The RNA shown here (transfer RNA) has 74 nucleotides and comes from a Promethearchaeota archaeon. Taxonomically the source falls in Promethearchaeota (Archaea, Promethearchaeati).
RNA sequence: GGGCCGGUGGUCUAGCUCGGUAUGACGCUUGCUUGACGUGCAAGAGGUCGGGAGUUCAAAUCUCCCCCGGCCCA
Numbered sequence: 001g002g003g004c005c006g007g008u009g010g011u012c013u014a015g016c017u018c019g020g021u022a023u024g025a026c027g028c029u030u031g032c033u034u035g036a037c038g039u040g041c042a043a044g045a046g047g048u049c050g051g052g053a054g055u056u057c058a059a060a061u062c063u064c065c066c067c068c069g070g071c072c073c074a
Stems, first nucleotide, its partner, number of pairs: 001073007010026003020057001028044005050066005
């Protein structure tokens, strides 16, 4: 230098093919439960979907450029 894969709440992750409310687990907060802790149950908070531009009524999803990480080729 070229090709491919990945980047999504604090952590891990589904969703991307085929555009239409962003999923689950762990963790966190509150309440119930307990003598207390833990467990269990219920509710809640928490997301620039790596950055920018384009297409579109509408983009995490499609297109282009860039950044970061990994693999392969040279």
The sequence was found in a public genome assembly.